[in-house]
RNA sequence: UGUGACAUAGCUCAAUGGUAAGAGCACCAUGCUUAUACCAUGUAGGUUGAUGGUUCAAGUCCAUCUGUCACAA
Repeated sequence: UGUGACAUAGCUCAAUGGUAAGAGCACCAUGCUUAUACCAUGUAGGUUGAUGGUUCAAGUCCAUCUGUCACAA
């Protein structure tokens, strides 16, 4: 320098262009216990990397940019 892939909750990951973006773990609260842990229940936590475009409707499709990784030179 070129090509390709990826970017979604604190972490690991889902989500056929269409209902209100979900799960596990973690955190927090409550119950249980003398207490902690385990266990059970529940709450909270998201400008879906950024800027535009297409569409009645975009996490999803397109373009550009940023970052990471791989390959080639």